[in-house]
The prediction has a mean pLDDT of 83. Transfer RNA from Trentepohlia odorata, 72 nucleotides, folded computationally.
RNA sequence: GAUCCUUUAGUUUAAUGGUAGAGCUGCGGUUUUACAAGCCGAAGGUUAAUGGUUCAAGUCCAUUAAGGAUCA
Repeated sequence: GAUCCUUUAGUUUAAUGGUAGAGCUGCGGUUUUACAAGCCGAAGGUUAAUGGUUCAAGUCCAUUAAGGAUCA
């Protein structure tokens, strides 16, 4: 330098162009002499950034950024 892949909650991830969900962690409650485990509940998201297509974009397109693979 060229081609390709990945980027969504603190973390691991799901989502056929049509309400962004789940597990774990953390928080509150219950239980216990206490802790852990269990059970119940609530919360937590600018879907990497910008722009475009569309009635509607996490999803399609372009560019950029970060990380990775292969080739030179």
A source record names the gene trnV-TAC. Its Rfam family is "tRNA".